[in-house]
RNA sequence: GCGGGGGUAACUCAGUUGGUAGAGUGAUAGCCUUCCAAGCUAUAUGUCGCGGGUUCGAACCCCGUCCCCCGCU
Repeated sequence: GCGGGGGUAACUCAGUUGGUAGAGUGAUAGCCUUCCAAGCUAUAUGUCGCGGGUUCGAACCCCGUCCCCCGCU
């Protein structure tokens, strides 16, 4: 330098055709318990790496750019 994969909640990851951003774990509060743990219920998570474009509407399509991983040279 070229090609491929990835970047979404505190963490691990879904979101596959453009139409209200989700799950598990964790956190907080409550219930339960003599107390703790476990269990049950509820709540809060977010500039979808960044900047532009297309569109009525973008995590998703297009362009640029940054970072990580793999391969080629």
Source information
A computed fold for a 73-nucleotide RNA from a Longimicrobiales bacterium, annotated as transfer RNA. The coordinates come from a structure-prediction model, not an experiment, and the mean pLDDT is 80. Rfam family: tRNA. Rfam links the family to the GO term triplet codon-amino acid adaptor activity. RNAcentral holds the sequence, with entries from ENA.